[in-house]
Context: one part of a larger RNA
RNA sequence: CUGGGCGUAAAGCGCGCGUAGGCGGUUUGUUAAGUCAGCUGUGAAAGCCCCGGGCUCAACCUGGGAACUGCAGUUGAUACUGGCCGACUAGAGUACGAGAGAGGGAGGUAGAAUUCCAUGUGUAGCGGUGAAGUGCGUAGAUAUAUGGAGGAAUACCAGUGGCGAAGGCGGCCUCCUGGCUCGAUACUGACGCUGAGGUGCGAAAGCGUGGGGAUCAAACAGGAUUAGAUACCCUGGUAGUCCACGCCGUAAACGAUGUCUACUAGCCGUUGGGAGACUUGAUUUCUUAGUGGCGCAGCUAACGCAAUAAGUAGACCGCCUGGGGAGUACGGCCGCAAGGUUAAAACUC
Numbered sequence: 001c002u003g004g005g006c007g008u009a010a011a012g013c014g015c016g017c018g019u020a021g022g023c024g025g026u027u028u029g030u031u032a033a034g035u036c037a038g039c040u041g042u043g044a045a046a047g048c049c050c051c052g053g054g055c056u057c058a059a060c061c062u063g064g065g066a067a068c069u070g071c072a073g074u075u076g077a078u079a080c081u082g083g084c085c086g087a088c089u090a091g092a093g094u095a096c097g098a099g100a101g102a103g104g105g106a107g108g109u110a111g112a113a114u115u116c117c118a119u120g121u122g123u124a125g126c127g128g129u130g131a132a133g134u135g136c137g138u139a140g141a142u143a144u145a146u147g148g149a150g151g152a153a154u155a156c157c158a159g160u161g162g163c164g165a166a167g168g169c170g171g172c173c174u175c176c177u178g179g180c181u182c183g184a185u186a187c188u189g190a191c192g193c194u195g196a197g198g199u200g201c202g203a204a205a206g207c208g209u210g211g212g213g214a215u216c217a218a219a220c221a222g223g224a225u226u227a228g229a230u231a232c233c234c235u236g237g238u239a240g241u242c243c244a245c246g247c248c249g250u251a252a253a254c255g256a257u258g259u260c261u262a263c264u265a266g267c268c269g270u271u272g273g274g275a276g277a278c279u280u281g282a283u284u285u286c287u288u289a290g291u292g293g294c295g296c297a298g299c300u301a302a303c304g305c306a307a308u309a310a311g312u313a314g315a316c317c318g319c320c321u322g323g324g325g326a327g328u329a330c331g332g333c334c335g336c337a338a339g340g341u342u343a344a345a346a347c348u349c
Base pairs, nucleotide, nucleotide: 004320005319006318007303008302012317014201015200016199017198021194022193023192025088026087027086029084030083031082033081034080035077036076037075038074039073040072041071042070049065050064051063052062053061054060091191092188093187094186095185096183097182098181099180103177104176105175106174107173108172109171110154115149116148117147118146119145120144121143125136126135162169163168206247207246208245209244210243211242216240220236221235222234223233258316259315260314261313262312263311266294267293268292269291270290271289272288273287274286275285276284277283278281298305299304322349323348324347331342332341333340334339
């Protein structure tokens, strides 16, 4: 290189946008680069292969042929691919009218609850556990009532419900803003798909500066348990958890399943839209975009998947190649650091 693979055996980049590149709808004409055919030249000799000849045979030597699948030139062919001039509307997009939504950003605001503070009532316990003790409490706790402060999160609704590319998103109101779906027409006319590099977004934890600090809570302290207990349990408790700005760039970032397109039995639910029917209803049928359950063919090592494919095909990208050593060392790049990314070998089984 050919080949085989990537749900769970090794293997889909965490997710988008997009450069180069690769691939690309229907059709007229033209060209003849790719493609195909003929001819000419060249493709050294030796070797390989075929038919002969010479050493007693063979190895070996030797004559002839074939082959050298290639390259160049030339003359043609024009189905397909490409180039060029046009045309089209089934892909893609725009306009119009509706619709649903925790999609994003900013500001405001509400009610429960926890904690703390003040005051009143009230008295000996409270709290916690398997049982306790540490802890809190006669300097009046717990409980209860009123008032206040402050921070964080939004019960019910709530749903294999919705939205988002992924990470993710949940009280209510206002403003700004992205995407999606449906309907019927008009318009543009292949404007498309994928995407090495690149670039942006990216949970939690962590880092920097400045705020904030109610709860919870790494570290830490104490009490228990235990042979011990640097734990599990309990009482406390600091970073952090929250906000602004800037970094980090990783996760079982999972559907462990890349993106796009087409095709391939059915049945049942559910969300958003559209259309129809009548018996106008807690009705029913069709259709479309999601989201679930089963199931045929087919696929699969099996489990299972099965129109949301892991089926049948095509386009493009990424990745894998025995276990350990190792996602490590060295070097490069990035980072304030923590570290990230790229990524071996010796040796060993």
Predicted 3D model of a 349-nucleotide part of an RNA (small-subunit ribosomal RNA, central domain) from an uncultured bacterium. The full RNA is in RNAcentral, with records from Greengenes. Rfam family: Bacterial small subunit ribosomal RNA. Gene Ontology terms of the family: structural constituent of ribosome and ribosome. Its mean pLDDT, the model's own confidence on a scale to 100, is 89.